[in-house]
Context: one part of a larger RNA
RNA sequence: CGUUGAACGUUGAAGGAACUCAUCCCUAGUACGAGAGGACCGGGAUGGACGAACCUCUGGUGUACCAGCUGUUCUGCCAAGGGCAUUGCUGGGUAGCUAAGUUCGGUGCGGAUAAGCGCUGAAAGCAUCUAAGCGCGAAGCCGUUCCUAAGAUUAACGUUCGUUAUUAGACUCGUUCGAGACGAGGACGUUGAUAGGCGCUAGGUGAAAGGUCCGCAAGGAUUUUAGCCGAGGCGUACUAAUAUGUCGAGCGUACUACGGAAACACAAAGCUGUG
Numbered sequence: 001c002g003u004u005g006a007a008c009g010u011u012g013a014a015g016g017a018a019c020u021c022a023u024c025c026c027u028a029g030u031a032c033g034a035g036a037g038g039a040c041c042g043g044g045a046u047g048g049a050c051g052a053a054c055c056u057c058u059g060g061u062g063u064a065c066c067a068g069c070u071g072u073u074c075u076g077c078c079a080a081g082g083g084c085a086u087u088g089c090u091g092g093g094u095a096g097c098u099a100a101g102u103u104c105g106g107u108g109c110g111g112a113u114a115a116g117c118g119c120u121g122a123a124a125g126c127a128u129c130u131a132a133g134c135g136c137g138a139a140g141c142c143g144u145u146c147c148u149a150a151g152a153u154u155a156a157c158g159u160u161c162g163u164u165a166u167u168a169g170a171c172u173c174g175u176u177c178g179a180g181a182c183g184a185g186g187a188c189g190u191u192g193a194u195a196g197g198c199g200c201u202a203g204g205u206g207a208a209a210g211g212u213c214c215g216c217a218a219g220g221a222u223u224u225u226a227g228c229c230g231a232g233g234c235g236u237a238c239u240a241a242u243a244u245g246u247c248g249a250g251c252g253u254a255c256u257a258c259g260g261a262a263a264c265a266c267a268a269a270g271c272u273g274u275g
Stems, first nucleotide, its partner, number of pairs: 001151001005161006014148004020048007032037001050105005058099004065092005070085006108144004116136004169247003173189005194240003197236005203229003210223005256275005
């Protein structure tokens, strides 16, 4: 830009993905084979690799979470803290992300076939799967499974809303996100839980500071399963989403009604605007 208003929901032309391998058990120590050995067909179980999704579990990461420790400097000093030292070092760790973790997938079925195996059957009184005709037959082909999908210009379909007025709706703008390079997409914008804050809580760390008591002191006990806490959950309008703004009407032909302009002596036809 088109699909000739818009929102939402579909159909599926077409395209893409996937299609795997092994071991064990039963059938059965059966068929077969002198024995040694040892099946087809069919059924079941487990696993490998691969793939997808996810984070309950096991872990990793987690430089804005918690604690311990050293040196130094600063907060006048003690105590308590801040800065720096690879995140100073060490021990843990929420969310998110993640694999080594968890769950799931390949199946099966149908159609047409290849090699091959056949039926009927002439040419050629026989024979012959082939010449006419008919059937079976593969991890392969076409479907069935999953994903995208109406620019499928053949531009599809359904439902609802709007249709003379800046409407239905969309955009911009703002608060943002399990969405994201940016666009895009999702949620929300006071008729509001969208983000932050705050409250409670899950969870993490692991028992704060200050006080009191004991000890000459280092230190210990108690207050105290405390204090602190990023991303999680639930709630709560305290803060910010204010107020505005922009876009959003297809074209033509014929007839007709009311107007208009020029030329013209006047009119009609014609031209033109709106309906």
Predicted 3D model of a 275-nucleotide part of an RNA (large-subunit ribosomal RNA, domain VI) from a Candidatus Magasanikiibacteriota bacterium. The organism belongs to Candidatus Magasanikiibacteriota, within Bacteria. Rfam family: Bacterial large subunit ribosomal RNA. Rfam links the family to the GO terms structural constituent of ribosome and ribosome.